A computed fold for a 93-nucleotide RNA from a Bacillota bacterium, annotated as c-di-GMP-I-GGC riboswitch aptamer.
[in-house]
């Protein structure tokens, strides 16, 4: 250094519930533990989710307007994968 134990000391916290923020995805705080050896940090590549506004399009005959679909600015997810940075402990190999 790889690696990760029926080890030790500690850590984080899914679903769900409550409060708050947000258009939403989702985030923050409290409770709670499904799990996690980077479930610590970073949206850089891919994926996925949302998508108020904008553009295209379909339907309502047309307009207004309403609804559906697609694209997209933007946002989210690090507990989807890859990558980058950092890091506790320590047997066997």
């Nucleotide at each position: 250094c790889c690696c990760g134990a029926u080890a030790a000391a500690g850590g984080c916290a899914a679903a769900c519930c409550c409060g708050g923020c947000g258009a939403a995805a989702g985030c923050c705080g409290g409770g709670g533990a499904c799990g996690c050896a980077a479930a610590g940090c970073c949206a850089c590549g891919g994926g996925c989710c949302u998508g108020u506004a904008g553009c295209c399009u379909c339907u309502g005959a047309c307009g207004c307007c309403a609804g559906g679909g697609g694209c997209c600015a933007a946002g989210g997810u690090a507990g989807c994968c890859g990558g980058g940075c950092u890091g506790c402990c320590g047997a066997a190999g």

Record summary:
Model confidence (mean pLDDT): 85 of 100.